[in-house]
Model confidence (mean pLDDT): 89 of 100. Predicted 3D model of a 348-nucleotide part of an RNA (small-subunit ribosomal RNA, central domain) from an uncultured bacterium. The full RNA is in RNAcentral, with records from ENA.

Context: one part of a larger RNA
RNA sequence: UUGGGUUUAAAGGGUCCGUAGGCGGACUUAUAAGUCAGUGGUGAAAGCCUGUCGCUUAACGAUAGAACUGCCAUUGAUACUGCAAGGCUGGAGUAUAUUUGAGGUAGCUGGAAUUCCGCGUGUAGCAGUGAAAUGCAUAGAUAUGCGGAGGAACACCGAUGGCGAAGGCAAUCCCCUGGGCCUGCACUGACGCUCAUGCACGAAAGCGUGGGGAGCAAACAGGAUUAGAUACCCUGGUAGUCCACGCCCUAAACGAUGUCAACUGGUUGUUGGGUCUUCACUGACUCAGUAACGAAGCUAACGCGUGAAGUUGACCGCCUGGGGAGUACGGCCGCAAGGUUGAGACUC
Numbered sequence: 001u002u003g004g005g006u007u008u009a010a011a012g013g014g015u016c017c018g019u020a021g022g023c024g025g026a027c028u029u030a031u032a033a034g035u036c037a038g039u040g041g042u043g044a045a046a047g048c049c050u051g052u053c054g055c056u057u058a059a060c061g062a063u064a065g066a067a068c069u070g071c072c073a074u075u076g077a078u079a080c081u082g083c084a085a086g087g088c089u090g091g092a093g094u095a096u097a098u099u100u101g102a103g104g105u106a107g108c109u110g111g112a113a114u115u116c117c118g119c120g121u122g123u124a125g126c127a128g129u130g131a132a133a134u135g136c137a138u139a140g141a142u143a144u145g146c147g148g149a150g151g152a153a154c155a156c157c158g159a160u161g162g163c164g165a166a167g168g169c170a171a172u173c174c175c176c177u178g179g180g181c182c183u184g185c186a187c188u189g190a191c192g193c194u195c196a197u198g199c200a201c202g203a204a205a206g207c208g209u210g211g212g213g214a215g216c217a218a219a220c221a222g223g224a225u226u227a228g229a230u231a232c233c234c235u236g237g238u239a240g241u242c243c244a245c246g247c248c249c250u251a252a253a254c255g256a257u258g259u260c261a262a263c264u265g266g267u268u269g270u271u272g273g274g275u276c277u278u279c280a281c282u283g284a285c286u287c288a289g290u291a292a293c294g295a296a297g298c299u300a301a302c303g304c305g306u307g308a309a310g311u312u313g314a315c316c317g318c319c320u321g322g323g324g325a326g327u328a329c330g331g332c333c334g335c336a337a338g339g340u341u342g343a344g345a346c347u348c
Stems, first nucleotide, its partner, number of pairs: 004319003008301001012316001014201002017198001021194003025088001027086003031082001033081002035077008049065006091191001092188003096184002099180001103177002107173001109171001110154001115149007125136002162169002206247006215241002220236004258315006266293011297304002321348003330341004
């Protein structure tokens, strides 16, 4: 390399969009580039293979044939692919009507709770633990009443419920805005699928500048525990967590399962829409999602099973024994932290 693989054994890119490329519905006509057939030319000799012959045999040699799977020209074939022209509606999309939702950006507002501050009542404890101590408190704490400040998060509803490409998204209201599903009719007429390079997005932590800082809390300090305790437990506590703008670009970024399409028994819940039906969200059917169980089939097994890990097709990423190592060196990116690409020696 071919092959074989990719949920869990090595291996699906974190996710979308999309360029080149690859692949592409159904019909007619034309062409004959690919494709197929015939013929001609060429494809040096030697070698390989087959037959015969010569050295006593073999190796070796001679001779004849086959082969040289290729290329060129020409004559045909026209199913398939390509190219060209025309029309089609099933794929894809558009418009209109209805509808769903924590989808996104920005803004206003609200109540509960914690903490702090002020005033009042009130007196000796509070807090904490396995037990304690550090800590707070007679300069009046804890508790309780009233008032105020500020920040962060939104109980119940709430659900294997919803939305989003993924990351993710939850108080209320509102401006702007993306997407999906369903149904009828109309329109465009293959406009499609996938996608190296590329572009954009991308939890948390971290970084830069400026704000903010209630609670929580790396680091740090103290108290315990212990043989020790740079921990687990306790009392404190700074970055950070929050906001704006700009970076970083990684995760068990997981369904450990790439995207798209077709086909292949069922049953039960639930979300959104529709049709028919019923006194009645009653019942039946259907499309799209989300779960549970399971025929066939698949799988090393576990399990998957119309949302496939079944049967197939298109395209992309990736794997090829363990360690060394996601390291070194170099390149690119970054303010840095580091990221990305990514070996070898050696060893088992």